Transfer RNA from a Candidatus Berkelbacteria bacterium, 72 nucleotides, folded computationally. Its mean pLDDT, the model's own confidence on a scale to 100, is 80. Taxonomically the source falls in Candidatus Berkelbacteria (Bacteria, Bacteria candidate phyla).
RNA sequence: GGGCUGUUAGCUCAAUGGUAGAGCAGUGGCCUUUUAAGCCAUUGGUUCUGGGUUCGAGUCCCAGGCGGCCCA
Numbered sequence: 001g002g003g004c005u006g007u008u009a010g011c012u013c014a015a016u017g018g019u020a021g022a023g024c025a026g027u028g029g030c031c032u033u034u035u036a037a038g039c040c041a042u043u044g045g046u047u048c049u050g051g052g053u054u055c056g057a058g059u060c061c062c063a064g065g066c067g068g069c070c071c072a
Base pairs, nucleotide, nucleotide: 001071002070003069004068005067006066007065010024011023012022013021018055026042027041028040029039030038048064049063050062051061052060
């Protein structure tokens, strides 16, 4: 330098172009002599950045940032 791939909640990851979710973590409660475990409820998002397409974009297109792999 070229190609591919990933980027979404604190973490690990989902999400046919049509209201952004799960598990863990956090918070509150139940249970327990207490802790842990278990059960119930619940908070938390500028979907990496900037543009474009579209009635509508996490999703499609372009450019850029960062990480990974391959080639040179």
The sequence was found in a public genome assembly. Its Rfam family is "tRNA". From the family's description: Transfer RNA (tRNA) molecules are approximately 80 nucleotides in length. By type it is a transfer RNA.